[in-house]
RNA sequence: UGAGUUGGCCAGGCAGUCGCGGCGUAUCACUCUCUGGUCAUCGCAAGCGUUGACAGGGGAGCUGCGUCGAGGAAAGUCCGGGCUCCACAGGGCAGAGUGCCAGGUAACACCUGGGGGGCGUGAGCCCACGGCUAGUGCAGCAGAGAGCAGACCGCCGAUGGCCGUUUACGGCACAGGUAAGGGUGAAAGGGUGCGGUAAGAGCGCACCGCGCGACUGGCAACAGAUCGUGGCACGGUAAACCCCACUCGGAGCAAGAUCAAAUAGGUCUCCUAAGGCGCGGCCCGCGCUGGAGACGGGUAGAUUGCUUGAGGCGGCUGGCGACAGUCCGUCCAGAUGAAUGACUGUCCAAGACAGAACCCGGCUUAUCGGCCAACUCACACU
RNA sequence: GGGUGGUUAGCUCAGCUGGUAGAGCAUCGCCCUUACAAGGCGAGGGUCACAGGUUCAAUCCCUGUACCACCCACCA
Numbered sequence: 001u002g003a004g005u006u007g008g009c010c011a012g013g014c015a016g017u018c019g020c021g022g023c024g025u026a027u028c029a030c031u032c033u034c035u036g037g038u039c040a041u042c043g044c045a046a047g048c049g050u051u052g053a054c055a056g057g058g059g060a061g062c063u064g065c066g067u068c069g070a071g072g073a074a075a076g077u078c079c080g081g082g083c084u085c086c087a088c089a090g091g092g093c094a095g096a097g098u099g100c101c102a103g104g105u106a107a108c109a110c111c112u113g114g115g116g117g118g119c120g121u122g123a124g125c126c127c128a129c130g131g132c133u134a135g136u137g138c139a140g141c142a143g144a145g146a147g148c149a150g151a152c153c154g155c156c157g158a159u160g161g162c163c164g165u166u167u168a169c170g171g172c173a174c175a176g177g178u179a180a181g182g183g184u185g186a187a188a189g190g191g192u193g194c195g196g197u198a199a200g201a202g203c204g205c206a207c208c209g210c211g212c213g214a215c216u217g218g219c220a221a222c223a224g225a226u227c228g229u230g231g232c233a234c235g236g237u238a239a240a241c242c243c244c245a246c247u248c249g250g251a252g253c254a255a256g257a258u259c260a261a262a263u264a265g266g267u268c269u270c271c272u273a274a275g276g277c278g279c280g281g282c283c284c285g286c287g288c289u290g291g292a293g294a295c296g297g298g299u300a301g302a303u304u305g306c307u308u309g310a311g312g313c314g315g316c317u318g319g320c321g322a323c324a325g326u327c328c329g330u331c332c333a334g335a336u337g338a339a340u341g342a343c344u345g346u347c348c349a350a351g352a353c354a355g356a357a358c359c360c361g362g363c364u365u366a367u368c369g370g371c372c373a374a375c376u377c378a379c380a381c382u
Numbered sequence: 383g384g385g386u387g388g389u390u391a392g393c394u395c396a397g398c399u400g401g402u403a404g405a406g407c408a409u410c411g412c413c414c415u416u417a418c419a420a421g422g423c424g425a426g427g428g429u430c431a432c433a434g435g436u437u438c439a440a441u442c443c444c445u446g447u448a449c450c451a452c453c454c455a456c457c458a
């Protein structure tokens, strides 16, 4: 200098004018409302009540000022939790999920570290990675044969048979042998070499691979050109049923709570206490005693839940790390037709994906560009 | 906001313990008819929404994406 890998950060800037939501504060000019006091008025059953005026206090709107105001994904709703209600959640079956090991965490299918496998020259990246020697099932077409298999072509024909004249020898390929070679297929029952044989074959041997058992190292997964043993038996598929281990009760803020308003406390169906409902699949158990469903009717209003929390960032301490400690500093949207914007000017590298709705931790998906750090490879120079 | 289901021929739908996808209507051709309709015979037409993965093999199993549809307030 070029190419690349990993991790982190930013997400147009500045100025002006107008505008929106929350909170705080000021004010009472204006509007609405609540509240008691004085006076007048009217009513009377003599306590009070009606209406009006005057001065005052409180609240809301409006107005002014101050301050804060979307994201790395706010998204998909794919996982995990908090919270709320239903037995503060119980037992069993069924069902669902997860799946190398250890740790982190509120929890997880997430993260960290490690092991194994694959890819890359490398930094690094990817993996649903328990068990088909528990059982059952599946494999179309092709092929001779597809599950402890199989002679279609090929090879052999030692042995038996037949032929050439009989032994020797030669021929045939009938019995038969053969999984080396060809062919089919996604897949054909270890690999290479030497021996062996009629031809062959783990048939024998050496090395490699594989299984089993020890030993050593490691918390473990696992590893070992450490030893023994088995000639090989154990092909594929569990994102097939299933087995093993572990986890999971259900529903969701339109949950739930309080107040207000209005209507026809209506009609039909089902069940009948060994019932029905809470309890959404079943049985038990617990609680309640009429309940469930459909149609019809009414209101579509307010408050709360609601945002300061397993919180974010920086420093310090512990840990390889995820993370933890909480000592210090700092920062924190809360709407309900639903705010966070519009216009103008200017600068540059020319601005992507996209908008909170109960709240968090993750994953996944979308995304113009730019910056920083560490590392790798190639080339050049010193 | 929360929850559930779906996407297969032009249209409406089948097809699922995984083995090369069908039906009805529609379209086209032939027969029938003087002609049209009805009827009969035959033919064509498919990125199984899209993209990855598991498997020898995926409409089917798993994951992600896109689009569509439906349900959920309170009172009595």
Base pairs, nucleotide, nucleotide: 001378002377003376004375005374006373007372008371009370010369012347013346014345015344016343017342018341020069021068022067023066024065025064026063030061031060032059033058034057035056037054038053039052040051042049043048071353075364076363078362079361080360081359082358083252084251085250086249090284091283092282093281095248096247097246098245099244100114101113102112103111104110115129116127117126118125119124130243131242135241136240137237138236152182153181154178155177156176159175160174161172162171163170164169190208191207192206193205194204195203209232210230211229212228213227214226215224216223217222256304257303258302259301266295267294268293269292270291271290275289276288277287278286297457298456299455311331312330313329314328315327316325317324318323348351383454384453385452386451387450388449389448392407393406394405395404401438409425410424411423412422413421431447432446433445434444435443
Predicted 3D model of RNase P RNA and transfer RNA as a complex of 458 nucleotides. Rfam match: Bacterial RNase P class A. Gene Ontology terms of the family: tRNA processing, ribonuclease P activity and dimeric ribonuclease P complex. Its mean pLDDT, the model's own confidence on a scale to 100, is 80.